[in-house]
Context: one part of a larger RNA
RNA sequence: CGUUAGAAUUUUGCGUGGACUUGACUCUAGUACGAGAGGACCGAGUUGAACAAACCUCUGGUGUAUCAGUUGAGUCGCCAGGCUCACCGCUGAGUAGCUAAGUUUGGAAGAGAUAAGCACUGAAAGCAUAUAAGUGCGAAACUCGCCACAAGAUAAGAGUUCUUUUAAGGGUCGUGGGAGAUUACCACGUUGAUAGGCUAUAAGUGUAAAGACAGUGAUGUCAUAGCUGAGUAGUACUAAUUACCCGUAGA
Numbered sequence: 001c002g003u004u005a006g007a008a009u010u011u012u013g014c015g016u017g018g019a020c021u022u023g024a025c026u027c028u029a030g031u032a033c034g035a036g037a038g039g040a041c042c043g044a045g046u047u048g049a050a051c052a053a054a055c056c057u058c059u060g061g062u063g064u065a066u067c068a069g070u071u072g073a074g075u076c077g078c079c080a081g082g083c084u085c086a087c088c089g090c091u092g093a094g095u096a097g098c099u100a101a102g103u104u105u106g107g108a109a110g111a112g113a114u115a116a117g118c119a120c121u122g123a124a125a126g127c128a129u130a131u132a133a134g135u136g137c138g139a140a141a142c143u144c145g146c147c148a149c150a151a152g153a154u155a156a157g158a159g160u161u162c163u164u165u166u167a168a169g170g171g172u173c174g175u176g177g178g179a180g181a182u183u184a185c186c187a188c189g190u191u192g193a194u195a196g197g198c199u200a201u202a203a204g205u206g207u208a209a210a211g212a213c214a215g216u217g218a219u220g221u222c223a224u225a226g227c228u229g230a231g232u233a234g235u236a237c238u239a240a241u242u243a244c245c246c247g248u249a250g251a
Base pairs, nucleotide, nucleotide: 001152005163006162007161008160009159010158011157015149016148017147018146021049022048023047024046025045026044027043033038051106052105053104054103055102059100060099061098062097066093067092068091069090070089071086072085073084074083075082076081110144111143112142117137118136119135120134169246170245171244172243173189174188175187176186177185194239195238196237197235198234199233200232201231203228204227205226211222212221213220214219
């Protein structure tokens, strides 16, 4: 810009892409078959491999948010207690998030038309013949079925609702995000829990400082402490103000 007024929302699916793999074991059954040795088709089930997708409950990894311990130096006048630098100084743990080695799920079933192949009926050719007319079965391949996209499918589809004009609606702007390079998308903007703060807490670390008590002292106890808390919930304290723009009709 188009789709012939403008919108919001729900859709149909022309078409496109993806997927399509396979082992072992058990039962049927030591049955059919076979002198025996051996040993099935068909059918039913179990469990894997590789591959793929999603996710983080579990097992782990990371986790330069966090907590603790500790070495050297500097510094807060000193002690005590801290802070800074040294690869995040080093070390031990670790929430959220992200992740695989972790968890879950998938390939299918089914239908149609067929290939090789196997047949039925059957003449030409009184027989025979699956073929000439006609009919059937038959494969991971084909068309559907499964997953995703999809009306610029210019053949531009359909339903419902809104607005008949200072309209409906959309955007700018702001607070943010399980969304993200930007854009886009999604949530929210006081008729408000969108983010921050505050409060509480799941959780992490591991029992802070000061003091008291015990011990000559190191140290221990009071104390599941203190600190953190990307998660969860509550709470308008702070910031989402006021407003502006587009849209406004048919050869």